[in-house]
RNA sequence: UCCGCGGUAGCUCAGCGGUAGAGCGAGGGACUGUUAAUCCCCAGGUCACAGGUUCGAAUCCUGUCCGCGGAG
Numbered sequence: 001u002c003c004g005c006g007g008u009a010g011c012u013c014a015g016c017g018g019u020a021g022a023g024c025g026a027g028g029g030a031c032u033g034u035u036a037a038u039c040c041c042c043a044g045g046u047c048a049c050a051g052g053u054u055c056g057a058a059u060c061c062u063g064u065c066c067g068c069g070g071a072g
Base pairs, nucleotide, nucleotide: 001071002070003069004068005067006066007065010024011023012022013021018055027041028040029039030038048064049063050062051061052060
C1' cells in the first nucleotide's frame, strides 16, 4: 500500500430497509436465621464518525477513524 472481517447497553453478542433486543452484570423487591441459589420488577443506546440514497437507514452506497486477519 492492497484485500477481507468487525465496531450495537457496563461486558459478550443478536438484529441485514418499517417501534433497537437477549444473556450476564447494575438497581429494587420476594424467599431465609444469614449468605448463596432461585423467582419477580426495573433503569440503561448519538447503533464508531461524517455525508449520500430512500416515504423510511443499525441495515444499502461513499469517505474517515479504530481493532483483527491475510497478501505484497

A computed fold for a 72-nucleotide RNA from Candidatus Moranbacteria bacterium RIFCSPLOWO2_12_FULL_48_12, annotated as transfer RNA. NCBI's taxonomy places the organism under Bacteria, Bacteria candidate phyla, Candidatus Moraniibacteriota. It was read from a public genome assembly. The coordinates come from a structure-prediction model, not an experiment, and the mean pLDDT is 83. It matches the Rfam family "tRNA".